[in-house]
Model confidence (mean pLDDT): 81 of 100. Transfer RNA from a Ktedonobacterales bacterium, 75 nucleotides, folded computationally. The organism belongs to Ktedonobacterales, within Bacteria. It matches the Rfam family "tRNA". Its family is annotated with triplet codon-amino acid adaptor activity in the Gene Ontology.
RNA sequence: GCGGGAGUGGCGCAGUGGUAGCGCAAUUGCUUCCCAAGCAAUAGGGCGCGGGUUCGAAUCCCGUCUCCCGCUCCA
Repeated sequence: GCGGGAGUGGCGCAGUGGUAGCGCAAUUGCUUCCCAAGCAAUAGGGCGCGGGUUCGAAUCCCGUCUCCCGCUCCA
């Protein structure tokens, strides 16, 4: 340099055009003498960044950043 994959709440992931969800964790409540476990509820992200297409973009297109894998060239 070229090709491919990934980037979404604190963490791990899902969502492939219709306005973002699950598990764990957190907080509160119930239960318990207390803790843990269990049950219920609550809060927390606008999707790496910028632009474009569209009535509408996490999703499609272009550019770019970071990480991973492979290939190639030079030293």